[in-house]
RNA sequence: AGUGUAAAUAGAGGCGCUUGUUACAAGAGUACUUCAGUCGAGGAUCCAAUCCAUUGACGCUGAACGAAAGGGUUGCGAGCCGAAAUGCGAACAGUGGAAAUGUUUGUGUUGGUAAUUUGGAUAAGAUCCACUUUACUCCUACAUGAAAAAUGUAGAGGUGCUAUUUCUUAA
Numbered sequence: 001a002g003u004g005u006a007a008a009u010a011g012a013g014g015c016g017c018u019u020g021u022u023a024c025a026a027g028a029g030u031a032c033u034u035c036a037g038u039c040g041a042g043g044a045u046c047c048a049a050u051c052c053a054u055u056g057a058c059g060c061u062g063a064a065c066g067a068a069a070g071g072g073u074u075g076c077g078a079g080c081c082g083a084a085a086u087g088c089g090a091a092c093a094g095u096g097g098a099a100a101u102g103u104u105u106g107u108g109u110u111g112g113u114a115a116u117u118u119g120g121a122u123a124a125g126a127u128c129c130a131c132u133u134u135a136c137u138c139c140u141a142c143a144u145g146a147a148a149a150a151u152g153u154a155g156a157g158g159u160g161c162u163a164u165u166u167c168u169u170a171a
Stems, first nucleotide, its partner, number of pairs: 004167001006166006014081001016080006023073002033064006042052003045098003084110010111137005118130004138157001139155006
């Protein structure tokens, strides 16, 4: 000086990621419950079972009473840099069986942020997810350059990148 899908340690990006908790707004004068009136046969996520229901269920109108969860914003903390998210699949929990949901795991995709097209979730023009497009930014390679500045191009970019050390291989 250098070989490698090598290992370990420590780090960087930026409105960086996840999470706990306080307060606040919204959810909402909504759901539930009760009373009165009205309608007239089914109702409870789906199947089975069970329960309620012509002594009027369900629905609708009016009145009284009247929440919460998930999500959001703010302050203060914690863990971190595939942080984490998400598609497909498997196992477990849960049910009599499914769906939804939660945990673990295999595999694929995504560098980060913002906006945006379409679709979905949701009470929701908030917010989140997937896809399209654009912009900014980080990293790497190449080129220009006195320059570690800056500019341009490209990236099927994270198991990546930077630094140090170890192992391995060749001269």
Molecule: Lysine riboswitch aptamer
Organism: Firmicutes bacterium ZOR0006